[in-house]
RNA sequence: UCGUGCUAGGCGGGGAGUUAGCGGCACUCUGAACUCGCAAUCCGCUAUAGCGAGGCUUAACUCCCUGAACGAGACUUUAGUGUUUGUUACCUCUGUCUGCGGCAGGCGGUGUUGAGAGCCUGGUCCCGCGCGGCGAGGUCCUGCGAACCCCGCCAGGUCCGGAAGGAAGCAACGGUAAGUUGGAUCCCUCGGGUGCCGCGGAAUUCCCGGGCUCGAGUCGCUUUCGCAGGCAUGUGAUGGUCACGGGCCGACUUCGGGGUGCACGA
Numbered sequence: 001u002c003g004u005g006c007u008a009g010g011c012g013g014g015g016a017g018u019u020a021g022c023g024g025c026a027c028u029c030u031g032a033a034c035u036c037g038c039a040a041u042c043c044g045c046u047a048u049a050g051c052g053a054g055g056c057u058u059a060a061c062u063c064c065c066u067g068a069a070c071g072a073g074a075c076u077u078u079a080g081u082g083u084u085u086g087u088u089a090c091c092u093c094u095g096u097c098u099g100c101g102g103c104a105g106g107c108g109g110u111g112u113u114g115a116g117a118g119c120c121u122g123g124u125c126c127c128g129c130g131c132g133g134c135g136a137g138g139u140c141c142u143g144c145g146a147a148c149c150c151c152g153c154c155a156g157g158u159c160c161g162g163a164a165g166g167a168a169g170c171a172a173c174g175g176u177a178a179g180u181u182g183g184a185u186c187c188c189u190c191g192g193g194u195g196c197c198g199c200g201g202a203a204u205u206c207c208c209g210g211g212c213u214c215g216a217g218u219c220g221c222u223u224u225c226g227c228a229g230g231c232a233u234g235u236g237a238u239g240g241u242c243a244c245g246g247g248c249c250g251a252c253u254u255c256g257g258g259g260u261g262c263a264c265g266a
Stems, first nucleotide, its partner, number of pairs: 001266006009057003012030004020046005034054005063259007073249001075247003080244003084240007094232009104223007116214008126201005131195002134191005140183002143180002150175003158167003
């Protein structure tokens, strides 16, 4: 140095969580990366830190150690910055809406054929009384209208009687009751978003009209100023999501260096 056989070793790693700590099932990222059994109110260990059983590979570019590069991904950070959104409070800033008031400007309407203001009064509105009208019902008139349980008169027939005569009484006829068709004046009762109605009263805010007094402005819009209030795309607080940045851990991969058996044979 080569060959053969064996053995140590290796057959994944990381993150967060849990734990006194370590590892594991489970969650998650990555990866070429064994099988079975145990296991999250847990399973097994003790800084030599899964336990038990089996299988594969092998002293190496593959095992072990160290330095570096790259870097998936996770966790954290509102006392790093920003985006977006929810809730809540507020009116200091910004914007917007509404109301009230002021005065100056502009536009328009109107005004000595009287703006506007004051006083008086009437109407509208409310209440009471009255009148009228409308609607409904009633009274009244006319017609119809009771087989019998309404009236009158009762043919026929029935009953009493020896007879003379008498009795009850259906139908028809006449009338009447309940009811019902129709009717035009008067009358009665009730009702109403009834009336350019009358009288009286109440009320007086708005609107309209009339009379008297004063005598030139007044109304609308807009610009502007002030006050009050509401709203949010405003301001603040507090949460969520996302992005960049910071912190921390960090797989895979790559590079450099170092270390490492045994036996036999040539």